[in-house]
RNA sequence: GAUUUAUACAGAAGCGCGGAGAGACAGGCUCAAUGAAGCGCUAGCAACCCCCCGGAUAGUGUUCGGAAAAGGUGCUAACUCCUGAAAUAUAAACC
Numbered sequence: 001g002a003u004u005u006a007u008a009c010a011g012a013a014g015c016g017c018g019g020a021g022a023g024a025c026a027g028g029c030u031c032a033a034u035g036a037a038g039c040g041c042u043a044g045c046a047a048c049c050c051c052c053c054g055g056a057u058a059g060u061g062u063u064c065g066g067a068a069a070a071g072g073u074g075c076u077a078a079c080u081c082c083u084g085a086a087a088u089a090u091a092a093a094c095c
Stems, first nucleotide, its partner, number of pairs: 001095001003093006013042005021031003025084004043076003048072002052066006080087001
C1' cells in the first nucleotide's frame, strides 16, 4: 500500500518545548497570540486485539453475552463538526 470485516450522535487534558496554523479533501462553519501544527512528559477515556467466565454449535473453529484493564493499538473541541463522494479514520485479519 491492496482486500475483507467491524466501528465512528457516548466518553476522556494538563504541563514543557515550539511559534502560525488546524479541523483528510471540496464547499460551509468553526478552533487558534487567552498560543495552531509538531515533539516530549504525565494523566485520562474507550474496550478492537490479547487474557478470563458462561451460552449456542459436530468443532483447538465460529458466534452470542459478561467481566477485567496488566499487555498491543486507538482516542482525549464541535455527531466522522455539517453537506458531498467509488470519501476518510481506527481496529482486526489477510496478501
SAM riboswitch aptamer (S box leader) from a Bacteroidota bacterium, 95 nucleotides, folded computationally. Lineage of the source: Bacteria > Pseudomonadati > Bacteroidota. It was read from a public genome assembly, where an Rfam model found it.